A computed fold for a 72-nucleotide RNA from a Bacilli bacterium, annotated as transfer RNA. Its Rfam family is "tRNA". Its family is annotated with triplet codon-amino acid adaptor activity in the Gene Ontology. It is annotated as a transfer RNA. It was read from a public genome assembly. NCBI's taxonomy places the organism under Bacteria, Bacillati, Bacillota, Bacilli.
RNA sequence: GCUAACUUAGCUCAAUGGCAGAGCAAUCGGCUGUUAACCGAUCGGUUGGAGGUUCGAGCCCUCUAGUUAGCG
Numbered sequence: 001g002c003u004a005a006c007u008u009a010g011c012u013c014a015a016u017g018g019c020a021g022a023g024c025a026a027u028c029g030g031c032u033g034u035u036a037a038c039c040g041a042u043c044g045g046u047u048g049g050a051g052g053u054u055c056g057a058g059c060c061c062u063c064u065a066g067u068u069a070g071c072g
Base pairs, nucleotide, nucleotide: 001071002070003069004068005067006066007065010024011023012022013021018055026042027041028040029039030038048064049063050062051061052060
């Protein structure tokens, strides 16, 4: 330098173009003589950034940044 994949909650990851979710973590509560475990609830998101298409974009298109891998 070229090519491909990936980027969504604190972490690991889902989500047929039609209300952005789960597990873990955190907080609170229940249970227990206490802790852990277990059970319940709550909190947490400019879906990397900027544009475009569309009635509607996490999803499709373009550019761009970063990470990883391959080629040279």